[in-house]
A computed fold for a 74-nucleotide RNA from Amycolatopsis rifamycinica, annotated as transfer RNA.
RNA sequence: UGCCUUGUAGCCCAACGGUAGGGCGCUCGCUUCUGGAGCGAGAAGUCUUGGUUCGAGUCCAAGCGAGGCAACCA
Repeated sequence: UGCCUUGUAGCCCAACGGUAGGGCGCUCGCUUCUGGAGCGAGAAGUCUUGGUUCGAGUCCAAGCGAGGCAACCA
C1' cells in the first nucleotide's frame, strides 16, 4: 500500500428492508434465619457521517476500530 472478513446491551450471539430478541451478568421483588437455587418484574444496545428507500441493524459510499491474506522493507 492493496484485498477479504467483521463492528448490535457489561460479555457471548440472533434479527426477509417493516415493533431490535435470547443466554449469562446486573437491579428490584417473592421465597429463606442468612446466602444460594427457584419464581416474577425491570434497566441497558445497532461504530461514525452521508446516500438509496414510504421505511435501513440489514443495501450503497466514505471514514474509524478489530482480525486475516498479499505486497513492500530488511